[in-house]
C1' cells in the first nucleotide's frame, strides 16, 4: 500500500432438537451438537396410573437481496453416534425480512504486493 470483510441508527426475519436420570401436575439436574437448544412476564388449553402442551410480548442469540438466519421438499438418501438436521447431500431447486447515514474513517481481520 491495495482488495475484502467489520463498525453506527431505526425497523424487521427466524429457531423450543436428542440422550439420561429424578420428580408427579404443567416442574428440576446433567450430557452432545451449535451464534443460540428458550431466561422473564400473561393468556389458553389440559387436569391424574401420567400431562410436561400453545399463544403473544419482552429480553439473549442469528439473520435482513452479495439473503444457508430460517422454511418447504421431510417421517427423505448416504454415512456415523448412546441418541439427535450429528455430518455431508438435496442446495446453480422452491419459498424467504429494509431503509438511512458514514467510510477520505479504524494501527479491527484476511489475503496480496513492495
Nucleotide at each position: 500500500a491495495a482488495u475484502a470483510u467489520c463498525c453506527g441508527c431505526u425497523a424487521g426475519g427466524g429457531g423450543g432438537g436428542c440422550c439420561g436420570g429424578a420428580a408427579g401436575a404443567g416442574u428440576c439436574c446433567g450430557g452432545c451438537u451449535g451464534a443460540g437448544a428458550g431466561g422473564u412476564u400473561g393468556g389458553c388449553c389440559c387436569g391424574a396410573a401420567g400431562a410436561u402442551g400453545c399463544c403473544a410480548a419482552u429480553g439473549a442469540c442469528c439473520c435482513u437481496c452479495c439473503g444457508a438466519a430460517c422454511c418447504u421438499g421431510a417421517c427423505c438418501u448416504g454415512g456415523g453416534u448412546u441418541a439427535u438436521g450429528c455430518c455431508a447431500g438435496c442446495g446453480u431447486a422452491g419459498g424467504g425480512a429494509a431503509g438511512c447515514a458514514c467510510a477520505a474513517g479504524g494501527c479491527a481481520u484476511a489475503u496480496u504486493u513492495g